[in-house]
RNA sequence: ACCGGCGCACGGGUGAGUAACGCGUAUGCAACCUACCCAUAACGGGGGGAUAGCUUCCGGAAACGGAAAUUAAUACCCCAUAGUAUUAUAAUACCGCAUUGUAUAAUAAUUAACGUUCCGACGGUUAUGGAUGGGCAUGCGUGCCAUUAGUUUGUUGGUGAGGUAACGGCUCACCAAGGCUAUGAUGGCUAGGGGGUCUUAAAGGAUGGUCCCCCACACUGGUACUGAGACACGGACCAGACUCCUACGGGAGGCAGCAGUGAGGAAUAUUGGUCAAUGGGCGCAAGCCUGAACCAGCCAUGCCGCGUGCAGGAAGACGGCCCUAUGGGUUGUAAACUGCUUUUAUGUAGGAAGAAAAUGUUCUACGUGUAGAAAUUUGACGGUAGAAUAAGAAUAAGGAUCGGCUAACUCCGUGCCAGCAGCCGCGGUAAUACGGAGGAUCCAAGCGUUAUCCGGAUUUAUUAGGUUUAAAGGGUGCGCAGGCGGGAAGAUAAGUCAGCGGGGAAAUCCUGUAGCUCAACUACAGAACUGCCGUUGAUACUGUUUUUCUUGAGUUCGGUUGAGGUAAGCGGAAUGUGUAGUGUAGCGGUGAAAUGCUUAGAUAUUACACAGAACACCAAUUGCGAAGGCAGCUUACUAAACCAUUACUGACGCUGAGGCACGAAAGCGUGGGGAGCGAACAGGAUUAGAUCCCCUGGUAGUCCACGCCGUAAACGAUGAUUACUCGUUGUGCGCAAUAUACAGUGCGUGACUGAGCGAAAGCAUUAAGUUAUCCACCUGGGGAGUACGGUCGCAAGAUUGAAACUCAAAGGAAUUGACGGGGGCCCGCACAAGCGGAGGAACAUGUGGUUUAAUUCGAUGAUACGCGAGGAACCUUACCUGGGCUUAAAUGUAUUUUGUAUGAUUUGGAAACAGGUCUUUCCUUCGGGACUCUUUACAAGGUGCUGCAUGGUUGUCGUCAGCUCGUGCCGUGAGGUGUCGGGUUAAGUCCCAUAACGAGCGCAACCCCUAUCGUUAGUUGCUAACAGGUAAUGCUGAGAACUCUAGCGAAACUGCCGGUGUAAACCGUGAGGAAGGUGGGGAUGACGUCAAAUCAGCACGGCCCUUACGUCCAGGGCUACACACGUGUUACAAUGGUCGAUACAAUGGGUAGCUACUUGGUGACAAGAUGCUAAUCUCCAAAGUCGAUCUCAGUUCGGAUCGAAGUCUGCAACUCGACUUCGUGAAGUUGGAUUCGCUAGUAAUCGUAUAUCAGCAAUGAUACGGUGAAUACGUUCCCGGGCCUUGUACACACCGCCCGUCAAGCCAUGGAAGCUGGGGGUACCUGAAGUCUGUAACCGUAAGGAGCGGCCUAGGGUAAAACUAGUAACUGGGGCUAAGUCGUAACAAGGUAGCC
Repeated sequence: ACCGGCGCACGGGUGAGUAACGCGUAUGCAACCUACCCAUAACGGGGGGAUAGCUUCCGGAAACGGAAAUUAAUACCCCAUAGUAUUAUAAUACCGCAUUGUAUAAUAAUUAACGUUCCGACGGUUAUGGAUGGGCAUGCGUGCCAUUAGUUUGUUGGUGAGGUAACGGCUCACCAAGGCUAUGAUGGCUAGGGGGUCUUAAAGGAUGGUCCCCCACACUGGUACUGAGACACGGACCAGACUCCUACGGGAGGCAGCAGUGAGGAAUAUUGGUCAAUGGGCGCAAGCCUGAACCAGCCAUGCCGCGUGCAGGAAGACGGCCCUAUGGGUUGUAAACUGCUUUUAUGUAGGAAGAAAAUGUUCUACGUGUAGAAAUUUGACGGUAGAAUAAGAAUAAGGAUCGGCUAACUCCGUGCCAGCAGCCGCGGUAAUACGGAGGAUCCAAGCGUUAUCCGGAUUUAUUAGGUUUAAAGGGUGCGCAGGCGGGAAGAUAAGUCAGCGGGGAAAUCCUGUAGCUCAACUACAGAACUGCCGUUGAUACUGUUUUUCUUGAGUUCGGUUGAGGUAAGCGGAAUGUGUAGUGUAGCGGUGAAAUGCUUAGAUAUUACACAGAACACCAAUUGCGAAGGCAGCUUACUAAACCAUUACUGACGCUGAGGCACGAAAGCGUGGGGAGCGAACAGGAUUAGAUCCCCUGGUAGUCCACGCCGUAAACGAUGAUUACUCGUUGUGCGCAAUAUACAGUGCGUGACUGAGCGAAAGCAUUAAGUUAUCCACCUGGGGAGUACGGUCGCAAGAUUGAAACUCAAAGGAAUUGACGGGGGCCCGCACAAGCGGAGGAACAUGUGGUUUAAUUCGAUGAUACGCGAGGAACCUUACCUGGGCUUAAAUGUAUUUUGUAUGAUUUGGAAACAGGUCUUUCCUUCGGGACUCUUUACAAGGUGCUGCAUGGUUGUCGUCAGCUCGUGCCGUGAGGUGUCGGGUUAAGUCCCAUAACGAGCGCAACCCCUAUCGUUAGUUGCUAACAGGUAAUGCUGAGAACUCUAGCGAAACUGCCGGUGUAAACCGUGAGGAAGGUGGGGAUGACGUCAAAUCAGCACGGCCCUUACGUCCAGGGCUACACACGUGUUACAAUGGUCGAUACAAUGGGUAGCUACUUGGUGACAAGAUGCUAAUCUCCAAAGUCGAUCUCAGUUCGGAUCGAAGUCUGCAACUCGACUUCGUGAAGUUGGAUUCGCUAGUAAUCGUAUAUCAGCAAUGAUACGGUGAAUACGUUCCCGGGCCUUGUACACACCGCCCGUCAAGCCAUGGAAGCUGGGGGUACCUGAAGUCUGUAACCGUAAGGAGCGGCCUAGGGUAAAACUAGUAACUGGGGCUAAGUCGUAACAAGGUAGCC
């Protein structure tokens, strides 16, 4: 090697399939098997023929195969022996739910074996029993989809047979027609199940990796063989796919074993050591095998433990960072420094336990094969764990976060960029949110992110939710199944409760101990595993059953009520039409019109006739009906409710998924009918348009009969039934009794109000309260009541009913505001009534625009525009051009130096500036000082940006009457009350009432001016009386009366009277008074609004410039000019112009000034001269009045423009001043739409003064006085405002919000001619291997075999259909998207109420 035996069905892997007796749990097998092991009983006699190996040949590339010869066995065969074995027949006893089982005995037939040996033993055969392991059956439990509702033919059962270890349609023949299913069959999709694991308070929810149990599988599908056991992971055969070898003929293979490779992927390890231990197989044993196992390697993947030092140390160091920055804070006792310790790391020398047993050897005991003892041998891990020793803080810290949730904050950078983000959200120049830094917080050898599950989430609600308005009550009834169900008694014991027994594997969890130094981990013990089965009891409740009761329910007798229903008949009014009459020019319609009708006679009116539809008054908060709904009158038929009262039945009840019936309007079908109304349609209007609203017509329809449809905001947005629970007040229909009338009772139908409930509004015995039963429905908004599929329908459509995707909201109730083409009340020069203007002209001035080198900047509806500017020729000045300067123009302080400075003069230049020459200042108490120069240090400057970083100031609502607070009260709360209501007021002013009582900021008053009087004072003002004087004058003496001046007082308060009223208050031609109802005017501006205005008045944060965005100088510009607008002036004339004469103010200003007066000039002004630092001097009126003239014209109006000549200021009037004189003499003849101011000393009109200022573009602004009106019926309307109320989808608050089409981009999705797959089923054809079966020819004496045939089947093929998935030209809608188009549908009465 080979023959034989045993094993290979264990152990190890994986989860594809499987929704199943697969799994879990509990039972049963009287329907079964079990090698090795244990116990008991019995046996082991005789014989025979082969075959592998080996040897010799042959074939093949190989795998392998074939032939001949020869040989052994515990391999194979035959005979004997045998029963408690098997089969058949039949008997007795016992058990059992039945077939039957057990025991005993009988007859017949059949079946067994083997050696090895060291003599200890091992092995063999039969039978019975045990143990172990399995097989089968059954109850219960174990996903999703009903847009899967019917399914099944060996299907369900029976009889018989076959088959199996065994029961069984497991298979076959025959018979019957059953079986399953709404308690979910069938179908589809998904999935191994459990112990357990995670989470949770629990109930649950999710999950099934490691470990344990069970199942299934072994490339895919099928099949059997062997065996005790398999239909067998590392066995066989066949078919298929794939890979490999090949000589092309043919062969080989199956890592879901351990390592390892590739691929895929976000991602998962070594081609390691050993059988030393534990376990398995074989063997008598030695031993062999064992990627089971034990170890080692890799990975912070998880859990646990340890360390990276401890103590002291304040100059609170340096450095960093921050700040209010000579300094402080923080990092921080942190560091340095001093002392201590040595786990760990490192070095050195030693070094385990795990070994118990077995084998072999020796010895002892006795019962001679067992027990005990001794020494010896065996360690992969491993020189590992652990221990000792040495030196030394030595060898050892990161990650995330810091807006809130959520512990922890500052600076810088960035500037809706870059970026962050779990949600809310952050970022557009001061970001605790981005990036960096410093600091802090939380964890820590880890920390964060991502994914997933549970929790919070009572947000699927069993525990434990809801449905009037937030999502949600079915349109209504009847009713099968189902669920639930009144009182009493008996029986039973299914549910229920208790005891006992079984079972609930181990591990896990929990508790207690113990072992590794602790812990993780492990071991032992306990408890628990709530469920399940059996048995024995209990009997209140539920169930079942028997008997019974009357109160629930129903029936009967008698009444009553009503638009209850169906059918038929009848009636009057109105409308329309027809005929006839009267009658004449319009009718009709509207916001206004037109279309339309009408001289062919309308409308109107009278008579008669006809037609269809609807039923005025009664009539109501009424009645009836299940709901929809029902209305003239009468009749017939019919249903119901209620009341009262006897009698009867005896729980007959409630609810009700499916089902059935009814069900407004519109719509559909067939046939009628058709007066009025009236979708569509036509015409007329309106309008930017008007496919609307309005008008004139008008078809379907509306009506009837029959049949469909089956929906409504079908509403009380409130399912049905039952019981209970304070009151007040109506009303409908009954009943009864007493009687004066109130009160009583039943069933309906309303209003109000408690407790209670409710988010509130509200509900409240007709509940939305407190209970019970049943049904229906809901689970964020949109997509969408859509798509697909099914069902119904003639159709329209109805019903059932999603998903993708998208958003962080959608929604309810109430609150405060704001708003309304909502309402009520009230006010205002808001309108009206008046007066005068603007808008037309010319000019002035400001703005826009344009232009320019520059035309500096700001202000822009009201609330910018004669505004900042109360005064731009230079300056101002900020702008432009050109030329200069750079610690720099000016100033201050300190320091230093000089008398060069200063002064005079001069050159260049436009000046600034750059140079040259001469001279060497002034005062002095002689100390010095002033001035100036020089040196140094410090502090520059910016009309550059941001008014959206700010202060301050201002405008406006608005001098409107409002805005708030404390305490109390009401409300869950926001919030309300007060502050509302009735009056009244200019007023939230006051009064009354009052869950409010008080108070504050506003109103008013207090303040100033003015109007009257008194008193004090009397100059610069005054002058009555007295005196003087002048041409004249308070000029002078004098006076203190008056005026006036300016201090102090008085006076006015609805105080008095009359009326009205509770009062407040109002009214009165009231009295008195200078003034009368706030006397007139001013100052005074609540809380707040407009991110209102101003960085250029000033101040200031941040940013920016620094030989310039700073600063100096000259010139120019701000003054431009086709145009537009605002504010003004002057006019257009006779209420006027011109000329002459003449009268009367107030405020205010004045010495670089106002200037009298005189002279000159036509004049602006000039020359002289006086007074005045001002009640002293001075600057000062015009309208008016009295005369004259002009006579209605582009003028004697008007004065622009232009020419000439001048005056004044000023360095300087060219750009670019004002004024004067002369001349010139434009537009304009009262102003379109529209619009402004003003209510009394006001408007209108007239002049005067002043600030600024050298002068002035001032016609502006601010003041002052003179003259001096008209009108207001009143609150309808326009505008603005206040209070109350109402609606709201607005809150950036109506300049709000918001809808739809179209256009553009993106996304997902439906349909779709078609195209491509997938799984399953059906029919037919074919059909391997193989079991079973049949068989004459061939082999064999025979048994039997080969071959051939049959049944079945995997697989293959063909065909038609269904299902499902992907894709698709084209097409439908949907969603989303800073600034697109068209309109304006909704929210207010949303401008036609909205909605179904």